[in-house]
RNA sequence: AGGGUUUGAUCCUGGCUCAGGACGAACGCUAGCGGCGCGCCUAACGCAUGCAAGUCGAACGGCCACUUCGGUGGCAGUGGCAGACGGCUGAGUAACGCGUGGGUAACCUACCGAUAAGCGGGGAAUAACUCGCCGAAAGGCGAGCUAAUACCGCAUGUGACCAGUGGAGGCAACUUUGCUGAUUAAAGCCGUAAGGCACUUAUCGAGGGGCCCGCGUCCUAUCAGGUAGUUGGUGGGGUAAAAGCUUACCAAGCCUAUGACGGGUAGCUGGUCUGAGAGGACGACCAGCCAGAGGGGGACUGAGACACGGCCCCCACUCCUACGGGAGGCAGCAGCGAGGAAUCUUGGGCAAUGGGCGAAAGCCUGACCCAGCGACGCCGCGUGGAGGAAGAAGGCCCUAGGGUUGUAAACUCCUUUUGCCGGGGAAGAAGAUCUGACGGUACCCGGCGAAUAAGCCACGGCUAACUACGUGCCAGCAGCCGCGGUAAUACGUAGGUGGCGAGCGUUGUCCGGAUUUACUGGGCGUAAAGAGCGCGUAGGCGGCUUGCCAAGUCAGCGGUGAAAUCUCCCGGCUCAACUGGGAGGGGCCCGUUGAAACUGGUAGGCUUGAGGGAGGCAGAGGAAGGCGGAAUUCCCGGUGUAGCGGUGAAAUGCGUAGAUAUCGGGAGGAACACCAGUGGCGAAGGCGGCCUUCUGGGCCUUACCUGACGCUGAGGCGCGAAAGCGUGGGGAGCAAACCGGAUUAGAUACCCGGGUAGUCCACGCCCUAAACUGUGAGUGCUUGGUGUGGGGGGUAUCGACCCCCUCCGUGCCGUAGCUAACGCCUUAAGCACUCCGCCUGGGAAGUACGGCCGCAAGGCUAAAACUCAAAGGAAUUGACGGGGGCCCGCACAAGCAGCGGAGCGUGUGGUUUAAUUCGAUGCAACGCGAAGAACCUUACCUGGGCUUGAAAAGCCAGAAGUAGAAACCUGAAAGGGGGACGACCCGUUAAGUCGGGAACUGGUACAGGUGCUGCAUGGCUGUCGUCAGCUCGUGCCGUGAGGUGUUGGGUUAAGUCCCGCAACGAGCGCAACCCCUGUCCUGUGUUAUAAGUGUCACAGGAGACUGCCCGGCCAAACUGGGAGGAAGGUGGGGAUGACGUCAAGUCAGCAUGGCCCUUACGUCCAGGGCUACACACACGCUACAAUGGACGGUACAGCGGGUUGCUAAAGAGCGAUCUGGAGCUAAUCCCUUAAAGCUGUCCUCAGUUGGAAUUGCAGGCUGAAACCCGCCUGCAUGAACGCGGAGUUGCUAGUAACCGCAGGUCAGCCACACUGCGGUGAAUACGUUCCCGGGCCUUGUACACACCGCCCGUCACGUCAUGGAAGCUGGCAACACCUGAAGUCGCUGAGCUAACCUUCGGGAGGCAGGCGCCCAAGGUGGGGCUGGUAACUGGGACGAAGUCGUAACAAGGUAGCCGUACGGGAACGUGCGGCUG
Repeated sequence: AGGGUUUGAUCCUGGCUCAGGACGAACGCUAGCGGCGCGCCUAACGCAUGCAAGUCGAACGGCCACUUCGGUGGCAGUGGCAGACGGCUGAGUAACGCGUGGGUAACCUACCGAUAAGCGGGGAAUAACUCGCCGAAAGGCGAGCUAAUACCGCAUGUGACCAGUGGAGGCAACUUUGCUGAUUAAAGCCGUAAGGCACUUAUCGAGGGGCCCGCGUCCUAUCAGGUAGUUGGUGGGGUAAAAGCUUACCAAGCCUAUGACGGGUAGCUGGUCUGAGAGGACGACCAGCCAGAGGGGGACUGAGACACGGCCCCCACUCCUACGGGAGGCAGCAGCGAGGAAUCUUGGGCAAUGGGCGAAAGCCUGACCCAGCGACGCCGCGUGGAGGAAGAAGGCCCUAGGGUUGUAAACUCCUUUUGCCGGGGAAGAAGAUCUGACGGUACCCGGCGAAUAAGCCACGGCUAACUACGUGCCAGCAGCCGCGGUAAUACGUAGGUGGCGAGCGUUGUCCGGAUUUACUGGGCGUAAAGAGCGCGUAGGCGGCUUGCCAAGUCAGCGGUGAAAUCUCCCGGCUCAACUGGGAGGGGCCCGUUGAAACUGGUAGGCUUGAGGGAGGCAGAGGAAGGCGGAAUUCCCGGUGUAGCGGUGAAAUGCGUAGAUAUCGGGAGGAACACCAGUGGCGAAGGCGGCCUUCUGGGCCUUACCUGACGCUGAGGCGCGAAAGCGUGGGGAGCAAACCGGAUUAGAUACCCGGGUAGUCCACGCCCUAAACUGUGAGUGCUUGGUGUGGGGGGUAUCGACCCCCUCCGUGCCGUAGCUAACGCCUUAAGCACUCCGCCUGGGAAGUACGGCCGCAAGGCUAAAACUCAAAGGAAUUGACGGGGGCCCGCACAAGCAGCGGAGCGUGUGGUUUAAUUCGAUGCAACGCGAAGAACCUUACCUGGGCUUGAAAAGCCAGAAGUAGAAACCUGAAAGGGGGACGACCCGUUAAGUCGGGAACUGGUACAGGUGCUGCAUGGCUGUCGUCAGCUCGUGCCGUGAGGUGUUGGGUUAAGUCCCGCAACGAGCGCAACCCCUGUCCUGUGUUAUAAGUGUCACAGGAGACUGCCCGGCCAAACUGGGAGGAAGGUGGGGAUGACGUCAAGUCAGCAUGGCCCUUACGUCCAGGGCUACACACACGCUACAAUGGACGGUACAGCGGGUUGCUAAAGAGCGAUCUGGAGCUAAUCCCUUAAAGCUGUCCUCAGUUGGAAUUGCAGGCUGAAACCCGCCUGCAUGAACGCGGAGUUGCUAGUAACCGCAGGUCAGCCACACUGCGGUGAAUACGUUCCCGGGCCUUGUACACACCGCCCGUCACGUCAUGGAAGCUGGCAACACCUGAAGUCGCUGAGCUAACCUUCGGGAGGCAGGCGCCCAAGGUGGGGCUGGUAACUGGGACGAAGUCGUAACAAGGUAGCCGUACGGGAACGUGCGGCUG
């Protein structure tokens, strides 16, 4: 610090996502030790049990125990102090609650400190206790006795407080200081004593609090108005204290867009995490503040409470009960249940620190200090170190060689952290002695032994790390992109590797990356985003200049900003985490002293901003009234007759009842041709005949007046095309809807004929548009050129006709600059400032709900769930277009002959079959692989056999009349049986003696497979296409994809050549070089010829190059014509096929990866099948006849083939053919008579003397063998067929057409095929509009699997979330009324009543009781807000292969889109107005 992901690629916009850090965590796998921390985030849910707040006998009486009789110890009670601290929790609270800074002249303060003064003398009770009684209990009642530091008078009064009256200070509230008067205190205890501790009054201090104020403190405006004690005043009350805190009366205020009120959420802070910072998120532990103590209310006591372990009441819950009544409150520590993904021991100790009480000893202390549990976190340590290559074994991979695991292990030497055992043993203790829970812990010493100790995740890219096997869109993975459909580095396993390590991953959450809410630090022409336009309120901002002020601003000093945290320095635990000390930083804070440039305030001046005056000017600016002509339609009349009208073509329609056409007259409504113009005016919408009236704005000139009067503008108000709505008019034309006619598969459309709202007017609504320059308003600044509208000036002139300058408006081009690009460019999208509006991924959705507006239609405001990994902008290269331009091709046209109909042949589909083997499938499969299926071929089927195999080849073992093998048996054959006979090579031996090889048998590796995958491949081939294209280097242009070159002007068959040009060159293609052929020459000449200079054959060469002439083109390239020539502009033909496309074809020609079969998917054999046949198609053959057929005669080729071959002569047969065998290894012999043609005769238009299918019989040939299933011959039979629908093929010259001949394959042949050869030998091309294919340029694009593309809506099915909804059911906060506990306060108080007074009667005072106000809770009621659920219903999103159409993207086939209205299964159609995207 960035990366991945939209595209074929690119740049931009933009979202999603990843790498980092963090955590009070949880889950999975794993786990050796220690230190320091942390540990119910959920149910402020409920709690068993124990403990968590007591203490004082030196305040008091009593009781008990002990006693050395001095006293000591203990207990309940009275009394005092403390239970308001400490500890827990975060429910509530959006608040002066918290933070920060102030105020209190409006206050309090127990204990503590300081100071001053005092503490005299009396009185009356009461618990305990005793007795009696009630109750289950809790507890209570009555009578009697008693003490005090408990309670009550009196005295004293330093003081304090109150009243009156003076002085001083202060603006004031008030403070302070005199005098007079009134009121007001106390308690004792210990001690021999000294004295100490208490007590009272008062002041001060310290620390602690109460109250008030400035500023700061979340989301929501789909919460906009709130408020009756409300705001203020006066009187009363009340508090420690100001205050409407409270009450009565009076007034009607107060808060609010700087967000009141309401709703939601939330304890706040120091800080924590993250971040470069600014910021964002959070508020566990620790610390400060607040709030709470089962829910709610209340007061009492007290210095302090409205009181966690106090009281009273209501409610809910739990427990006890004798049913009468009672008891309780873990959000203290531990613990239990429940909830939950999840959070610990019912531990030890008061030794330390701190707290309460006490004079003290001391007691109490789940505060605290420790220990336990948990890898929950941070930090540290270890699981060994060194050596060790035959690189062991094993595993994995492999190209079979090897590689890797890997110095890793083994093995040798060494060490002992940790562990275990043994020994010693703290600091923490202050305070002389004594006192340690932790703890026999830390730590130290010794001994033992490498011993006790490694896992987790990942390995397609991002992102570090790759192979094998398994699986086969399955199982699965996945953070994003995406993997998996038979070779998966992406799934699972293994080996290996990478990362981290007592941990590692996953999940969740936060910050970061995200400049993706932009203060730092973003945008709005087309990506999301300028409000339709104006007027203007609040607010924001504001020209030049002078003085003053000092609010902002800046500076100095002071205060505060707790500690902890953070940073730096130093120190302590062996280090670190942790921790101690010191310093620093931190605020829009407060005070004070200053400065005065800028902003602001104030006083004054100025004129350039703004406005006004004066003089001119242009204009479809607005409103009202009037007038005019042209045209359409209608009506009347005339002329006139058979049609008109309409369209692509028609029809509906109109017309003989007289239309259309034409003439005259009339009526009515609407709109204003030409002028007319990227002309004018207006803020926008918008405005167009002429005249009049009223009226708004603008521009120019002048520089006379005012003197900053300005700009913008949230709300608000007004205007606002078309459509639409209401009421009333009007209605010619046009025209949604509607009705017809066409078109069509349909046609709810496009086209045609009609036609109603509406369009028009008046008044009132609506308030939206592609309301667009998709560009808010204002001001200033920044090179130019050229039009045009309005005004002014200069010059010149007869004249503003030119020319020049200038202000305002409106266009085009363009510099710098800007921009993602396109583009913008003084009319900015440039450079700046001010103000407003708006945006933050796509869809859901401008929708739902709510609110406001509207008569309605609807408008304005405006979400979420859910879902996607994109949606987009601009530009690039292609492809495509029922876009354009240019140009080719037998592409069309012009011709000739066909095919499509018939019969037959062949191939294919289909069907059939045991099998009809397989492949080829638009062009570019279909007489194709097949250039030869009766067996063979043969791959298919049936049946019969063989297994190391039919052929090749390795190793091991075995066997000796071995290998081989005749006869014979069996069988359809293969095969099986059989075994006479009987070997070979090398070495060796006396010797077939031994050994080895080959062969054989057995075994083992293997062979074999036309089994699968042409979508794993090589090679080869088809096709676009013999089309003219396809690229590269360097340079240049562009951010880039990419462009340029290769485009342009000519020209060509051609990217062929020329010219031009930011290009210059080059490569693969084109052409040429090669072959055949046409003319000539030379050489040779066997077989050809009777012969020959010739023909012919072979070989070599010449010739043609736009070379020459004329014309055209500016020129060149080139082209038209001509000469010569056998041939003329590539002479004709062939071979030759660029980069690439079609996952084109072929695993069955061959080769080959992988997979599969192995007594079979291999192999052998026999028979069958590939030849089937109701059909369909493709390619052919033969025909339909007279340009013919039949018969006779007769003429002329070329390419080729031939020895298991071609086969002559001659002979036989009607013939196929046979006999025959000459000749020929071929210019010699043979195939070999070419046929059409020519000629003669017959046939005479007919299913024939056309045509030959089919069938019968008889023959011939090949072959082991013609039944399935060959060819040929003869005789007989003689079918369809009379020129072929839609449609479709070939061919531009020696071509088409017609005619025969040869060859390969081959025993033969289903060949009518194919490949060649020659013979005869045409017609036509105006031309490029159209069909098809192609090339170049250009244009549009939402296509890029590229139009066989993309894509819209209804309907049907499934899933999910959601809106509405009769209703059902919760929650919350208010309101009205009723009832109203406890309790304070008030009134009352005839009952009760110790202290004081008393005249002894009583009084004062007090208490109970009663009543009242307030009020928790409860009840009733109607509403509000907010959830859940719901028959039914609405749309939405998503879902490999559903239905209907074709709306959009190419002019998308009717240009599209926007608003509105109507209509329609649906996309949509149509009307009106608008936009160009």